Context: one part of a larger RNA
RNA sequence: GGACAAACGCUGGCGGCGUGCGUAACACAUGCAAGUCGUGCGGGCAGUCUCUUCGGAGGCUGUCAGCGGCGGACGGGUGAGUAACACGUGAGUCACCGACCCCAGAGUGGGGGAUACCGCGCGGAAACGCGCGUUAAUCCCGCAUACGGUCGCCUCCUCUGAGGCGAGGAAAGCGGCAACGCGCUCCGGGACGGGCUCGCGGCUGAUUAGCUGGUUGGUGAGGUAAUGGCUCACCAAGGCUGCGAUCAGUAGCUGGUCUGAGAGGACGAUCAGCCACACUGGGAUUGAGAACGGCCCAGACUCCUACGGGGGGCAGCAGUGAGGAAUCUUCGGCAAUGGGGGCAACCCUGACCGAGCAACGCCGCGUGGAGGAGGACGGUCUUCGGAUUGUAAACUCCUUUUCUGGGGGACGACUCCCGACGGUACCCCAGGAAGAAGCCUCGGCUAACUACGUGCCAGCAGCCGCGGUAAUACGUAGGAGGCAAGCGUUGUCC
Repeated sequence: GGACAAACGCUGGCGGCGUGCGUAACACAUGCAAGUCGUGCGGGCAGUCUCUUCGGAGGCUGUCAGCGGCGGACGGGUGAGUAACACGUGAGUCACCGACCCCAGAGUGGGGGAUACCGCGCGGAAACGCGCGUUAAUCCCGCAUACGGUCGCCUCCUCUGAGGCGAGGAAAGCGGCAACGCGCUCCGGGACGGGCUCGCGGCUGAUUAGCUGGUUGGUGAGGUAAUGGCUCACCAAGGCUGCGAUCAGUAGCUGGUCUGAGAGGACGAUCAGCCACACUGGGAUUGAGAACGGCCCAGACUCCUACGGGGGGCAGCAGUGAGGAAUCUUCGGCAAUGGGGGCAACCCUGACCGAGCAACGCCGCGUGGAGGAGGACGGUCUUCGGAUUGUAAACUCCUUUUCUGGGGGACGACUCCCGACGGUACCCCAGGAAGAAGCCUCGGCUAACUACGUGCCAGCAGCCGCGGUAAUACGUAGGAGGCAAGCGUUGUCC
């Protein structure tokens, strides 16, 4: 000198774009943050319409929970742990997986069963549950069929594979007058996503020198989507290490960011990719895939209780307390973009889009312009002559960016509707210089000097150093220098 997710002191007019718990991965009141589908299914309630033998039956609309489907594994947060194939980069997978989507092929025949809701009875303070009975489905289970596919055997083939025989293996309907549409099953390919393996790369300490028993390898088995000591039985005795094993400390990694002429050094906020975590530890279930707002167990904490027993998890968005030098609104909207569900209409979405607060940062603008010497008054200094503040002010003319008031008023919406932002941006008219300047410094480094006060005191200070009676170094004043809605200080990095 540059930089900052900064803080502190003094000061503070406006706009645009960004950024905003770095500390306690401390504890959390309250609200919201993941639902949706009636074109899968049977019911309850309300309204309405039609028929009626007046018992009722049927249709439509809305709503409620239940069964069922898809989604809740995405999106959002955080950086605790992790020195590791976690990450980066480049390969491998003849050792693998995939719901939804796309492109092809072949099918969708015929039966059976259970159960929620509901009814009855019962338990409990609650959370919630028990028994009996009835019932539906795109719920569950057989049967049939099998182009591909799976398994076994045989033949051919270097392999991939081709052919033959045998075994065993599937499905679901809904809407529509219909055409047809949306689905379902098996199989092949794709797209995209993931699992696993390997080469290389990136911290510190030797005042850590030896480490290792599923340890290293083999055979067989189990397990997995899949390789593998992943797990197990048996067998062998190996494996790593001075090119730093093991241990300890520290740390999420990267694209990048800051600095620097570069080499390099430091860092890893915001944005993007990957990883890990979700009160702490462990476990499984469901599912194509696994668990922040799912389940179970244990623990700590906290809340309710009728004392028998139960509920909870903001490192989602706001917000509260605490810690701290320090970090925001319990806001608006689904209008846009994107996501989930749905044939759709549409519903949900604290993702997101916006607004609010904060000079926290960067950028832009303004606080007026021109003229104006009798160089006014006042202040300060003075050798008392004057010098300086100073064209500065007054005064004259002008302008209106901004400001105030009034009027008009969007783009973002495409293709009919739909705009939170927002009566905002922007445009026009009127008014009036009107409402808008501070901070630090002035001994040398370093740009800017005098007076008074003080008297090694009070104080200053980045280094050298100032202050003990004329201090350009302390304090105040006048003046000056620098930067400017900021200016200084502190901290950190280069």

Predicted 3D model of a 494-nucleotide part of an RNA (small-subunit ribosomal RNA, 5' domain) from a mine metagenome. Its Rfam family is "Bacterial small subunit ribosomal RNA". Gene Ontology terms of the family: ribosome and structural constituent of ribosome. The full RNA is in RNAcentral, with records from SILVA.